[in-house]
RNA sequence: GGCGGCGUAGCUCAGUGGCAGAGCAGGGGACUCAUAAGCCCUUGGUCACUGGUUCGAGUCCAGUCGCCGCCACCU
Numbered sequence: 001g002g003c004g005g006c007g008u009a010g011c012u013c014a015g016u017g018g019c020a021g022a023g024c025a026g027g028g029g030a031c032u033c034a035u036a037a038g039c040c041c042u043u044g045g046u047c048a049c050u051g052g053u054u055c056g057a058g059u060c061c062a063g064u065c066g067c068c069g070c071c072a073c074c075u
Base pairs, nucleotide, nucleotide: 001071002070003069004068005067006066007065010024011023012022013021018055026042027041028040029039048064049063050062051061052060
């Protein structure tokens, strides 16, 4: 330098055009003599960024940034 994959909650990840979600973590409740586990409720989002397409974009397109991988170049 070329190509490909990924970027969504604190963490791990779903969501492939029409309500932004799950598990774990956090907070609260109930239970218990008490604690833990399990149970119930619940907070939390600039969907990396910019622009475009569309009635409508996390999703499609272009560019940028970051991470990972492969290939090439370079002694």
A computed fold for a 75-nucleotide RNA from an Anaerolineae bacterium, annotated as transfer RNA.
Rfam family: tRNA.
The RNAcentral record of the sequence draws on ENA.